FMN riboswitch aptamer (RFN element), 113 nucleotides, folded computationally.
């Protein structure tokens, strides 16, 4: 440095303000966030993974337009969309399952070469 094993640790952000209303972080205005690899160059919305769901087959959201570039549906400007299940006044943002699970990252130590 490179192969296998085994084991360790990490691995999910975000309601602040005003309004109506017995009651709303749930409803109406403004705010505010964005898992994991990968793509000539950085992605919530391109591809495929994970969470979630399941009758164990398989289901599972959501982008335009312009500008710079050899090269961006990823950067820059502009204006938009989107977000599991159970509780509760209707919840991406509270509380719960969850001291869970996991894509996957970093590391230790073994052995061989």
């Nucleotide at each position: 440095g490179u192969u296998u094993a085994u084991c360790u640790u990490c691995a999910g952000g975000g309601c602040g303000g005003a309004g109506u209303g017995c009651a709303a972080u749930u409803c109406u205005c403004c705010a505010c966030c964005g898992g994991u690899g990968g793509u000539u160059a950085a992605a919530g919305u391109c591809c495929a993974c994970g969470a979630g769901c399941u009758u164990c087959g398989g289901c599972u959201g959501a982008a335009c337009g312009g500008g710079u570039g050899u090269g961006a549906u990823u950067c820059c400007c502009g204006u938009a969309c989107c977000g599991a299940c159970g509780g509760u006044a209707u919840a991406g943002u509270c509380c719960g399952g969850a001291u869970g699970u996991a894509a996957g990252a970093a590391g230790a130590u073994a052995c061989g070469g």

Rfam family: FMN riboswitch aptamer (RFN element). Rfam describes the family as follows. The RFN element is a highly conserved domain that is found frequently in the 5'-untranslated regions of prokaryotic mRNAs that encode for flavin mononucleotide (FMN) biosynthesis and transport proteins. Model confidence (mean pLDDT): 83 of 100.